[in-house]
Context: one part of a larger RNA
């Protein structure tokens, strides 16, 4: 390679849009490029293969067929594909009318806490812990009242809930903005799927430049534990967490499960529409969860939100280590990303 795989044994790109590509509904008409049949030419010998002969036999040689599965032309077929043209509407998409959400950006506002700050009552402790101690406090602390000031996060409502591609979104409001869903079945008329390179988005931590900074907190100090503590516990604390703009490009970015489409028993919760509204609640579409039959699995398990049963297309596996290293390219300020071996050695 080929076959087999990819939840969890090695393996789904972190998400999205999209280029080339590859793949693509139903129906008539043409056409003969793929495809299928005949002819006709070529397809050097030698080799291989098969009968037959020579060498005493074999190796080995002659000699006859076969075969060279390819290519050329050329006549034919027309189911399938492909090219051309014409209709269709079920995929898709628009459109009109509802509807739903912590979708998304900039603004503004609020209350609880929580430090400070001033003021006020009051007097010895507070705090902390397994126990303490370091630390605060007689220059009145803790505690308790009032007023101001500051950042930051949004209790209850909240949930097996929603949204959003993914990452992620939660105090109220306002402006702009995205999407979904469901009826109609009016309108276009296959306008679709996927998708190498590619561009965009992309927690958290981390870097630049200015800005802020209550709490909390890497580093650090200093109490304790212990043989010892470079830890767990305490007490403090600075980078950071926060805004603004620019980088970074990673995560157990997990459902560890690509997108896409058909098909395939049933129970039951629950979101949002739409039907229908009494003599019962059932039906229908999207969606979010439970059990489960088959069937699949090595078993866990999975089971219309499939891991089942196909269809087509993209990624990625190929025995542990060495090693996501080592050169080398590339990107980035750097931190590092990405791509990525081999020797060795079990």
């Nucleotide at each position: 390679u080929u076959g087999g795989g990819u939840u969890u044994a090695a393996a789904g790109g972190g998400u999205g849009c999209g280029u080339a590509g590859g793949c693509g509904g139903g129906c008539c008409u043409u056409u003969a490029a793929g495809u299928c049949a005949g002819u006709g030419g070529u397809g050097a010998a030698a080799u291989c293969c098969u009968g037959c002969a020579g060498c005493u036999u074999a190796a080995c040689u002659g000699u006859a067929g076969a075969a060279c599965u390819g290519c050329c032309a050329u006549u034919g077929a027309u189911a399938c594909u492909g090219a051309a043209g014409g209709c269709c509407u079920u995929g898709a998409g628009u459109a009109u009318a509802g509807u739903u959400g912590a979708g998304g950006u900039a603004g503004g506002c609020g209350g609880a806490a929580u430090g400070u700050g001033u003021a006020a009552u009051g007097u010895a402790g507070c705090g902390g812990u397994g126990a303490a101690a370091u630390g605060c406090u007689u220059a009145g602390a803790u505690a308790u009242u009032a007023c101001a000031c500051a950042g930051a996060a949004c209790a209850c409502c909240g949930a097996u809930u929603g949204c959003g591609u993914a990452g992620g979104c939660a105090g109220c409001u306002u402006a702009c903005u995205a999407a979904g869903c469901u009826a109609u079945a009016a309108c276009u008329g296959a306008c679709g799927c996927u998708g190498a390179u590619g561009c965009a988005c992309g927690a958290a931590a981390g870097c630049g430049u200015g800005g802020g900074u209550a709490g909390c907190c890497a580093a650090c100090a200093g109490g304790a534990u212990u043989a010892g503590a470079u830890c767990c516990c305490c007490u403090g604390g600075u980078a950071g967490u926060c805004c603004a703009c620019g980088c970074c490009g990673u995560a157990a970015a997990c459902g560890a499960u690509g997108a896409u489409c058909a098909c395939u028993c049933g129970u039951u919760g629950u979101u949002g529409g739409c039907a229908a509204u009494a003599c019962a609640c059932c039906g229908u579409c999207a969606g979010c969860g439970a059990c489960u039959a088959a069937g699949c699995g090595a078993a866990a398990g999975u089971g219309a939100u499939a891991a089942g049963u196909g269809a087509a297309c993209c990624a990625c596996c190929u025995g542990g280590g060495g090693a996501g290293u080592a050169c080398g390219a590339u990107c980035g300020c750097a931190a590092g990303g990405u791509u990525g071996a081999a020797a060795c050695u079990c």